[in-house]
RNA sequence: CAAACAUCUGGGGAUGGAGUCCCCCGUGGAACCGCCUUGGCCGGGCUAAUGACUCCUACCGCGCA
Numbered sequence: 001c002a003a004a005c006a007u008c009u010g011g012g013g014a015u016g017g018a019g020u021c022c023c024c025c026g027u028g029g030a031a032c033c034g035c036c037u038u039g040g041c042c043g044g045g046c047u048a049a050u051g052a053c054u055c056c057u058a059c060c061g062c063g064c065a
Base pairs, nucleotide, nucleotide: 010025011024012023013022016056017055018054019053020052021051034046035045036044037043
């Protein structure tokens, strides 16, 4: 550069990364964006690095050197 084929190759699941599996959203601006306190918001307090499993990293607690 040309031809053929396909019409999703995408995204999301309260804190990081990876693998596997599961779920959800993608024709109208979606799926998703934790809990307690409050009429609601603000403010204050709290759990968790997972949707689930495993590993790594960070963090927290206990013990030993």
A computed fold for a 65-nucleotide RNA from an uncultured candidate division Zixibacteria bacterium, annotated as Fluoride riboswitch aptamer (crcB RNA motif). Its mean pLDDT, the model's own confidence on a scale to 100, is 77. Its Rfam family is "Fluoride riboswitch aptamer (crcB RNA motif)". Its family is annotated with response to fluoride and positive regulation of gene expression in the Gene Ontology.